[in-house]
């Protein structure tokens, strides 16, 4: 010096603004009543979930990507070990989470440009990409340190 191995820190964004009213509760309201209630009628209050609309987009490759390729996150099965017996839970396996076309520029883009389209784990609650929650959690990685002398 390199390599290998330890460490350190970092590592995910978003409902502007109408519009409905399930549904709950209240009435010295009206009607029926088997006197417990049960239609209607009118006020409050009610989806960031539903309608119109607005907005967001992990890591790595690779002519710049939510939508191409390949990875995380997420589910189950198994379960070394640990343990306060209540659980906790490493390796490992198997699922698989979703989605793009078009036209220009160029040597090269499904990644730029311009157009039009589309997608988004779980629980929770009036139905969620986006609110609350597991999560001051993990994680794919990124940056950097780590020898001996001045």
């Nucleotide at each position: 010096a390199a390599a290998a191995a330890c460490c350190u820190u970092c590592g995910g964004g978003g409902c502007a603004g109408g519009g409905u009213g399930a549904c709950a509760u209240c009435u010295c309201g009206c009607a029926c009543g088997c006197c417990a209630g049960u239609g209607c009628a009118g006020g409050u209050g009610a989806a960031u979930u539903c309608c119109c609309g607005a907005u967001c987009g992990g890591u790595g490759g690779u002519a710049u990507a939510g939508c191409c390729c390949a990875c995380g996150a997420g589910c189950g099965c198994u379960g070394a070990g640990c343990u306060u017996u209540g659980g906790c839970a490493a390796a490992g396996c198997g699922c698989a989470u979703g989605a793009u076309c078009c036209g220009g520029u160029g040597g090269a883009a499904c990644u730029c440009c311009g157009g039009g389209g589309c997608c988004g784990a779980c629980g929770g609650u009036a139905u969620a990409g986006u609110c609350c929650g597991g999560a001051u959690a993990a994680a794919a990685g990124a940056a950097g340190g780590u020898a001996g002398c001045a």
Notes
The RNA shown here (FMN riboswitch aptamer (RFN element)) has 150 nucleotides and comes from an Anaerolineae bacterium. It was read from a public genome assembly, where an Rfam model found it. The coordinates come from a structure-prediction model, not an experiment, and the mean pLDDT is 78. Rfam family: FMN riboswitch aptamer (RFN element). Rfam describes the family as follows. The RFN element is a highly conserved domain that is found frequently in the 5'-untranslated regions of prokaryotic mRNAs that encode for flavin mononucleotide (FMN) biosynthesis and transport proteins. The model forms 100% of the base pairs in the Rfam consensus.